[in-house]
């Protein structure tokens, strides 16, 4: 570098939360005269009892409910190719680039030729390039010398050519040699590289000691705006279902009417306020399911490079709701990290002990 497997052990005592036999008790319901059924309480006995991440809640599903949720804008996640799967932004082959001696790792990898925008510092010039240094002296001027008077030689380097070389930078507009220039430059040519288009292999992404072409033109940045393509209804087990006090309020039904009740006091009177009793149905406490058998797990066999599918066999594996799983003694050693479910499941990502294959 890569995979794999652990996750203190053994024993004793006293708890804890489910589930399960049985026994007393108390009650419900049913035939019926003593059984049958079921609920609670207790009490014995058996068994079961957090992870590899339970974590962070970051992505996809199932599950349930809301208006079934189509259509558009906003948003927001991803973006080579094949494939796998309930499904993903995961996972597996595989192509490109990159990093490493190697084993093997890494990648947000559509578009910069629709637009807009950035790019400190340096530097002459940062994008329809750019003349500082530096070469040049074709072209126009100038100055000296010459002339057959039309020019010519020199000489400077005003204008002016120039991207070879040099300096600046991360980055300077394809490289290298040759030819070609007044110096020069794809100005031309030869190879190299780079666009396109064919061809051949490859499902494909793409690749190629092959053809052709194109002197080559619009660097860089899209985890900057943006463009294009694909997915994405919304909320969550505190989702939902059911069953149901107590007061208060709805409705209906019955019965009372100078009564009665309450308050107010030690009592009366007197004030104040005020029907009473049932049964209904919504909902709150409370409780019961949703709850653990699931896209489960192990093992063989097949098929497939593999992810994985597919068959046989075989297990039975927490289920709390203030929320259990623990707390203690001995005793062994390699001396115990990093964390504890909360409706499930895949996966990421991070946190961490120990052994060990290649």
């Nucleotide at each position: 570098u890569u995979g794999g497997c652990u996750a203190g052990g053994c024993a004793g005592u006293c708890g804890c939360c489910g589930c399960u036999u049985g026994u007393u008790u108390u009650u419900g319901c049913c035939c019926u005269a003593g059984g049958g059924u079921g609920a609670a309480c207790a009490c014995a006995g058996g068994g079961g009892g957090a992870g590899g991440a339970a974590a962070g809640u970051c992505c996809g599903g199932g599950c349930u409910c809301c208006a079934u949720a189509g259509g558009g804008u906003a948003g927001a996640a991803c973006g080579c190719c094949a494939g796998g799967u309930a499904a993903c932004g995961c996972c597996u082959g595989g192509g490109a680039g990159g990093c490493g001696c190697g084993a093997g790792c890494c990648u947000a990898c559509g578009g910069a030729a629709a637009g807009u925008g950035c790019a400190g510092c340096a530097g002459a010039g940062a994008g329809u390039a750019g003349a500082c240094c530096g070469c040049c002296g074709a072209u126009g001027g100038c100055a000296u010398c010459u002339u057959u008077c039309g020019g010519g030689a020199u000489g400077a380097a005003c204008a002016g050519g120039u991207a070879a070389g040099g300096g600046u930078g991360a980055a300077a507009g394809g490289g290298u040699g040759c030819g070609g220039u007044a110096a020069g430059a794809g100005c031309g040519c030869a190879c190299c590289g780079c666009g396109c288009g064919a061809c051949u292999g490859g499902c494909a992404a793409c690749a190629g000691u092959u053809c052709g072409u194109g002197g080559c033109a619009u660097g860089g940045u899209a985890a900057a705006c943006c463009c294009c393509g694909u997915u994405c209804g919304g909320a969550g087990c505190a989702a939902g279902a059911c069953c149901a006090a107590a007061u208060a309020g709805g409705c209906c039904c019955u019965c009372u009417a100078u009564a009665g009740g309450u308050g107010u006091g030690a009592c009366c009177c007197g004030c104040a306020c005020u029907g009473a009793g049932g049964g209904c149905g919504g909902g709150u406490a409370g409780g019961u399911u949703g709850c653990u058998a699931a896209a489960g797990c192990c093992u063989u066999g097949c098929g497939g490079u593999g992810a994985c599918g597919u068959a046989a066999g075989g297990c039975g594996u927490a289920g709390a709701u203030g929320a259990a799983u623990g707390a203690u003694u001995g005793u062994c050693c390699a001396a115990g990290a990093c964390a504890a479910a909360a409706c499930c499941c895949g996966g990421c990502u991070u946190a961490u002990u120990g052994c060990u294959g290649a």